[in-house]
RNA sequence: GCGCCUGUAGCUCAAUCGGAUAGAGCAGCGGUUUCCUAAACCGCAGGUUGGGGGUUCAAUUCCCUCCAGGCGCG
Numbered sequence: 001g002c003g004c005c006u007g008u009a010g011c012u013c014a015a016u017c018g019g020a021u022a023g024a025g026c027a028g029c030g031g032u033u034u035c036c037u038a039a040a041c042c043g044c045a046g047g048u049u050g051g052g053g054g055u056u057c058a059a060u061u062c063c064c065u066c067c068a069g070g071c072g073c074g
Base pairs, nucleotide, nucleotide: 001073002072003071004070005069006068007067010026011025012024013023019057028044029043030042031041032040050066051065052064053063054062
């Protein structure tokens, strides 16, 4: 330099062929229980879906560009 893959909550990951309010587990906070803690159970909060632009009635999803990480080729 060229090609391919990945980027979604603090962490690990879902989300069908573009369609209804982007979900789950763990972690966090509150509660129940207990003499206290842990465990268990119930609830709550947490998101610029890496940045920007485009297409569309509608984008996590499609297109362009940039950034970060990984793999391969030279």